[in-house]
Molecule: Bacterial small signal recognition particle RNA
Organism: Actinomycetes bacterium
């Protein structure tokens, strides 16, 4: 010094694993500008009844908080995890030459 092969290193895909968001489940949530049912008041009406409606409870729009099991998404200074592909370079094996 060829030849093959490996490992670091690029690259791609896949897989696992952090993280963020989302969606799914809880809670919470509108004095009046959401809905329902509207006590007491009030209005018409002789009456019987009707209207329109505050508080109050009831569901819930955005928003907030939570639980962090699961679905989707995406990112990486993620992994002594696959495969493949490149293959300048570093290491490193085994075979041959040549000094």
């Nucleotide at each position: 010094g060829g030849u093959c092969g490996g490992g670091c290193c690029c690259u791609g895909c896949g897989c696992g694993g952090c993280u963020u968001g989302u969606c799914c489940c809880c809670g919470u949530g509108a004095a009046c500008c959401g809905g329902g049912u509207c006590a007491g008041g009030g209005u018409c009406g002789g009456a019987a009844g009707a209207c329109a409606g505050c508080a109050g409870c009831c569901c819930u729009c955005a928003g907030c908080g939570g639980a962090a099991c699961g679905g989707c998404a995406a990112g990486g200074g993620u992994g002594c995890c696959g495969c493949a592909g490149a293959c300048a370079g570093u290491c490193u094996g085994a075979c041959c030459u040549c000094c």